[in-house]
Background:
Model confidence (mean pLDDT): 86 of 100. This is a predicted structure of a 527-nucleotide part of an RNA (small-subunit ribosomal RNA, 5' domain) from an uncultured bacterium.
Context: one part of a larger RNA
RNA sequence: AUUGAACGCUGGCGGAAUGCUUUACACAUGCAAGUCGAACGGAGGAUAAGAAGCUUGCUUCUUAUCUUUAGUGGCGAACGGGUGAGUAAUGUAUAGGAACGUACCGUAUAGAGGGGGAUAAUCAUUCGAAAGGAUGACUAAUACCGCAUACACUCCGAGGAGGAAAGCAGGGGACUCGCAAGAGCCUUGCGCUACACGAGCGGCCUAUAUCUGAUUAGCUAGUUGGUGAGGUAAGAGCUCACCAAGGCGACGAUCAGUAGCUGGUCUGAGAGGAUGAUCAGCCACACUGGAACUGAGACACGGUCCAGACUCCUACGGGAGGCAGCAGUGGGGAAUUUUGGACAAUGGGCGCAAGCCUGAUCCAGCCAUUCCGCGUGAGUGAAGAAGGCCUUCGGGUUGUAAAGCUCUUUAGUCAGGGAGGAAAGCUUAGUGGUUAAUACCUGCUGAGUAUGACAGUACCUGAAGAAUAAGCACCGGCUAACUACGUGCCAGCAGCCGCGGUAAUACGUAGGGUGCAAGCGUUAAUC
Numbered sequence: 001a002u003u004g005a006a007c008g009c010u011g012g013c014g015g016a017a018u019g020c021u022u023u024a025c026a027c028a029u030g031c032a033a034g035u036c037g038a039a040c041g042g043a044g045g046a047u048a049a050g051a052a053g054c055u056u057g058c059u060u061c062u063u064a065u066c067u068u069u070a071g072u073g074g075c076g077a078a079c080g081g082g083u084g085a086g087u088a089a090u091g092u093a094u095a096g097g098a099a100c101g102u103a104c105c106g107u108a109u110a111g112a113g114g115g116g117g118a119u120a121a122u123c124a125u126u127c128g129a130a131a132g133g134a135u136g137a138c139u140a141a142u143a144c145c146g147c148a149u150a151c152a153c154u155c156c157g158a159g160g161a162g163g164a165a166a167g168c169a170g171g172g173g174a175c176u177c178g179c180a181a182g183a184g185c186c187u188u189g190c191g192c193u194a195c196a197c198g199a200g201c202g203g204c205c206u207a208u209a210u211c212u213g214a215u216u217a218g219c220u221a222g223u224u225g226g227u228g229a230g231g232u233a234a235g236a237g238c239u240c241a242c243c244a245a246g247g248c249g250a251c252g253a254u255c256a257g258u259a260g261c262u263g264g265u266c267u268g269a270g271a272g273g274a275u276g277a278u279c280a281g282c283c284a285c286a287c288u289g290g291a292a293c294u295g296a297g298a299c300a301c302g303g304u305c306c307a308g309a310c311u312c313c314u315a316c317g318g319g320a321g322g323c324a325g326c327a328g329u330g331g332g333g334a335a336u337u338u339u340g341g342a343c344a345a346u347g348g349g350c351g352c353a354a355g356c357c358u359g360a361u362c363c364a365g366c367c368a369u370u371c372c373g374c375g376u377g378a379g380u381g382a383a384g385a386a387g388g389c390c391u392u393c394g395g396g397u398u399g400u401a402a403a404g405c406u407c408u409u410u411a412g413u414c415a416g417g418g419a420g421g422a423a424a425g426c427u428u429a430g431u432g433g434u435u436a437a438u439a440c441c442u443g444c445u446g447a448g449u450a451u452g453a454c455a456g457u458a459c460c461u462g463a464a465g466a467a468u469a470a471g472c473a474c475c476g477g478c479u480a481a482c483u484a485c486g487u488g489c490c491a492g493c494a495g496c497c498g499c500g501g502u503a504a505u506a507c508g509u510a511g512g513g514u515g516c517a518a519g520c521g522u523u524a525a526u527c
Stems, first nucleotide, its partner, number of pairs: 001526003005523005012374006019366001020332001025330003029327003034075003039072002042068001044067011082285003091210007100202003105198003109194003113147001115145002122137006153162003167190006175184003211257003218248003223245008260282004264275004287308005310321004338364001340363003346360001347358004377407004387398004411468001413463005421454001425449009471516005476497003482511005492499002
C1' cells in the first nucleotide's frame, strides 16, 4: 500500500459497487421454457345471422367470428443462468494449418405435378391404490409413404444408375364452373424442395509457453510405424487383421502432490513477486458411475435408459425425486442478503402480427463490506464564570471552549411543483415499390394516439428551527502526544527492545494531550 474479509467499540445522510472464500453437504415451498388456431382434427362457451319445431320465447340444426385446458404437427428447449469437483494437458494463451459440418440469416438458380395408407385426440369396453396402461371403432394435417419430374447433387465399370417438395393467409377487374356459399383463374405475403456461394458459429491438427518434488529414473504391446479394411461431418491406431520393432526420457519421460486457464487484479521505481471474487473470453461439470436416442447442433442442469447411494408415497403388487437456476431452509463456519416488483427499457424464444413467455435483465429491499462526497453549524464573546484536574497555594490548565448576543439552514423533517429513461406499436395522410389493379401487402416522410416496475424517483421551490447527528485508538523508545492517584515482580502490559519488587510519563483510573474520523482499532493474508 492492499482485501469478496472477520472480530471489538461506535454509528447522521447520499452516490457507486460488492456480498457462502467453509460441505461439488442435504434440501420443504413457489417460480426459473415456452410459443404458434395464419399447419391440423376435435371440444366447450360467447356473439351474430338463417332454418326447423312448437309450449311464442325457448329448444335443435347450419354458417360466420372469437376462445381453447388436452391432443397431432412446427420451431425453441444445445441459448440464456449456475458452479469450479475434475483437469498439469483431450485444457488455456499466442501464432499458424487442412481433411470438415452448419438450423435460423444474406445472395443466386431451378422447382413446387399426381396419388395413397395410417394414427393420436374422441367414443366404447377394461386393468391398476397410484404412476400408468390394454383392446376395439372413427378422423385430419405443413405428420407419414410411394409414383412422376431432375440440376450446378451423389455413385459410376463413363454406357448409365439413384435421389425432392406442402401448403396457409390477404385481395381482386374480366372470364369459366356453381342454386348459393364459393372454387378455378390472377396477384401479394409467409412458408416448402434441390443445389451453389457467403456470413457468423462449431469440430479437428501443429508449434511455443503454461506449478512443485529425483528422498519418483527408467516408461510403453494399440505401444511406434507400414499395408489393407472399417468408421467419422472430417485427418488420424480412431477401430480391426496382418507385417516390422519401434516410440518417449536428465532439454526430466513415468510416477506422486497441488491447481480450472486467460484478459486482468494487488504490490513494486522497475525487474519481479503474489493472485485469478465481481466484469469479459475459453474449458469442464450438473446426486455418483455408465450409455445411447432425438436433432443442424447434446452424448443434453430443470430429456431418456441402466446400475448405485439417499429421500418420499404405497392398498406392499409397485411407483416418484435430483436448487453447482432465483429466492429460501437445515448443516458446516470467524463469516456472506429478500421465500420482493416488473417485463417499462436492453436482449432472447415462438408468432405475419397483435402479443405471450423470460428469477436473463432492469429495479427495489438488507449489511459502514468497500470507494467517493457532504454534514454534525457560522460570527462575536474575558467576569478569562462555575465545575473538573494540577499546584511551589501565588496560580496554572480545560478555554473563546461554554453561557450570552447576532446570523445561516446544506443534509434531515414537512408541504408544493416535477423531468428523463418512450421509441417501437396502433390509426391516418402523402409519396414510392409490387400488381391487370386506385384491392391487399410493404418502404420512406408527416400528423394523431397509447404504453414506466422503479416512483411522484432525480431535480426545483417554499416553511420552521441550531434545531435531529462523534467516536475510536494511542501518549517509555521506534512514534506525534504527560501529569496525578491506585497497585507494589501482585494485578497486569507487550509488535520488538522491554515495563511492574512503595515516588511506574510502560499496569488500572482520572485530567490533559496526539492521531485518524462515520469510522477507529485488532486479527488474518499478499507485495